[in-house]
RNA sequence: GAGCGGACGCCGCCGAGUCGCCCGUGGUCCUCGGACCGCGGGGGAGCCGGGGACCCAUCGCAGUACUGGGGUGAAUCCGCCCGGGGCGCCAGCCCGGGGCGGUAGGGCUACUUCUGAGCCCGAAUCCGUCAGCUAACUCGGUAGGCGGCAACGGAAGAACGG
Numbered sequence: 001g002a003g004c005g006g007a008c009g010c011c012g013c014c015g016a017g018u019c020g021c022c023c024g025u026g027g028u029c030c031u032c033g034g035a036c037c038g039c040g041g042g043g044g045a046g047c048c049g050g051g052g053a054c055c056c057a058u059c060g061c062a063g064u065a066c067u068g069g070g071g072u073g074a075a076u077c078c079g080c081c082c083g084g085g086g087c088g089c090c091a092g093c094c095c096g097g098g099g100c101g102g103u104a105g106g107g108c109u110a111c112u113u114c115u116g117a118g119c120c121c122g123a124a125u126c127c128g129u130c131a132g133c134u135a136a137c138u139c140g141g142u143a144g145g146c147g148g149c150a151a152c153g154g155a156a157g158a159a160c161g162g
Stems, first nucleotide, its partner, number of pairs: 010148005018045002021042009046142006056132001068130001069127004077102006084095004105121005111157006
């Protein structure tokens, strides 16, 4: 000097998942006055979501059976292939798993919006037979993950400077 990896600090991205206060506890630093950080609990503000009338929407009525149905989230749907299970009148049918390719939809390209082009995601989970909308009211959440030489073209703004 170069490359790779890690830790801390700082900056940024997805997302509602942010910002103060109090108590307890542990740690680091310290000019011994304190400061900062982590964890747990309580409470507040902000933000997000569920339930829940009239009106509206839906709907011939009542009952039984079957297929259940619904919520958070962008995360749905379709096709092909390979296993598994169940039923069967042996024609097939149903359920579930994995892989691949698309796709509704969502996100990123470093001030913002729109747009062109490009790239990425397209998961997971909860309620438990029950939920249209919904004022009052009420219940809950405020997690987790990722990146930092990469930031492309056009238009309109913002900001800054003169």